[in-house]
RNA sequence: CAGCCCGUAGCUCAGUCGGUCAGAGCACCGCCCUGAUAAGGCGGGGGUCGCUGGUUCAACUCCAGCCGGGCUGA
Numbered sequence: 001c002a003g004c005c006c007g008u009a010g011c012u013c014a015g016u017c018g019g020u021c022a023g024a025g026c027a028c029c030g031c032c033c034u035g036a037u038a039a040g041g042c043g044g045g046g047g048u049c050g051c052u053g054g055u056u057c058a059a060c061u062c063c064a065g066c067c068g069g070g071c072u073g074a
Base pairs, nucleotide, nucleotide: 001073002072003071004070005069006068007067010026011025012024013023019057028044029043030042031041032040050066051065052064053063054062
């Protein structure tokens, strides 16, 4: 320098033929259960979907640029 992949909750990720409340597990908080703890059960909080712009009635999803990480080639 070029090509490809990835970026979504504190962590690991799903969702990517555009279609309406953005999710799961773990973690965290509260309650139940227990003599107590763990496990288990019920409920809850938490996200500008990397950033900016564009297309569209509508964008996590498509397009462009940029930022960060990884791989490959030179």
Molecule: transfer RNA
Organism: Kitasatospora albolonga